[in-house]
Context: one part of a larger RNA
RNA sequence: CUGGGCUUAAAGGGUCCGCAGGCGUCUUUGCAAGCAUCUUGUGAAAUCCCGUGCCUCAAUCACGGAACUGCUUGGUGAACUGCAAGGAUUGAACACAUGAGAGGUAGUCGGAACUGUAGGUGGAGCGGUGAAAUGCGUAGAUAUCUACAGGAACGCCGAAAGUGAAGACAGGCUACUGGCAUGUUGUUGACGCUGAGGGACGAAAGCAUAGGUAGCGAACGGGAUUAGAUACCCCGGUAGUCUAUGCCGUAAACGAUGUGCACUAGAUAUAGGUAGGUUUGACCCUAUCUGUGUCGCAGUUAAAAUAAUAAGUGCACCGCCUGGGGAGUACGGUCGCAAGGCUAAAACUC
Numbered sequence: 001c002u003g004g005g006c007u008u009a010a011a012g013g014g015u016c017c018g019c020a021g022g023c024g025u026c027u028u029u030g031c032a033a034g035c036a037u038c039u040u041g042u043g044a045a046a047u048c049c050c051g052u053g054c055c056u057c058a059a060u061c062a063c064g065g066a067a068c069u070g071c072u073u074g075g076u077g078a079a080c081u082g083c084a085a086g087g088a089u090u091g092a093a094c095a096c097a098u099g100a101g102a103g104g105u106a107g108u109c110g111g112a113a114c115u116g117u118a119g120g121u122g123g124a125g126c127g128g129u130g131a132a133a134u135g136c137g138u139a140g141a142u143a144u145c146u147a148c149a150g151g152a153a154c155g156c157c158g159a160a161a162g163u164g165a166a167g168a169c170a171g172g173c174u175a176c177u178g179g180c181a182u183g184u185u186g187u188u189g190a191c192g193c194u195g196a197g198g199g200a201c202g203a204a205a206g207c208a209u210a211g212g213u214a215g216c217g218a219a220c221g222g223g224a225u226u227a228g229a230u231a232c233c234c235c236g237g238u239a240g241u242c243u244a245u246g247c248c249g250u251a252a253a254c255g256a257u258g259u260g261c262a263c264u265a266g267a268u269a270u271a272g273g274u275a276g277g278u279u280u281g282a283c284c285c286u287a288u289c290u291g292u293g294u295c296g297c298a299g300u301u302a303a304a305a306u307a308a309u310a311a312g313u314g315c316a317c318c319g320c321c322u323g324g325g326g327a328g329u330a331c332g333g334u335c336g337c338a339a340g341g342c343u344a345a346a347a348c349u350c
Stems, first nucleotide, its partner, number of pairs: 004321003007304002012318001014201004021194003025088007033081002035077004041071002049065005091191001092188003095184005103177007110154001114150008125136002162169002206247006215241002220236004258317006266295012299306002323350003332343004
């Protein structure tokens, strides 16, 4: 080096786009770089291997042969890889016609609840807990009615539902906009797959500047509980949570399962299409494509389980693992305003 692996034992990059690289459909002709075969030269000697011989034998030694799997010269071949030129349509893309959707961005409008302010009624409690207390209240609270203001979140529909690459996405409407599915087989004609570096996006928390702040609420203060209580419970409450712009770049970023393609029993539910049948019908039946689930055979698996959405059978490419601790740490580098991120050891120890 090869050989083994990555759902849960160590191990799939958070996700996608994509340069280089790797790999790549069917077919015709040619070339001959790879490839196959023949051949030229070379491949020192010793060693190894085979045969023979000399020291009584052996080791040792001598002679001969083979070998030296390599490089090289010239020829031949054309299946495969490659290259060149042409053709094809099934991969891929596009066009046209339909369709569904919390996909994204911006704007605008709405009702419920909550808190506050003002006013009316009312008159002693309210609130809170296991029980209390702190707290609020005769300067009129709680309760109730009316008006106004404000910020945040959108009940029912709602679902094992839908959409998105992932993170994620839910009140209504409008504008702009991305992707997807189905059908016709119309157009192009391999335009494809993967993707080290690289780029973009990326929950929450956190950071910067400027706003905003109803509720909730790290820190903090108080009341309880307790042996103590730097907690769990209660009363308050700042940052934050919200908006805009710019950073950060991490999560049990999970299906703990990389992406793409092909093949390998079925059953059933559901979402979106299409075709046919039946039909008064929102139905129903059959077939088929795409998505999301459940059950299940073969197979796989240490088992749990998985099983056409594979963890089965194969191919292509990338990432990653190699005993536990030390340690995802130190040092160095790089990114960041910082917090810190990324990369990543060793001594020692079991």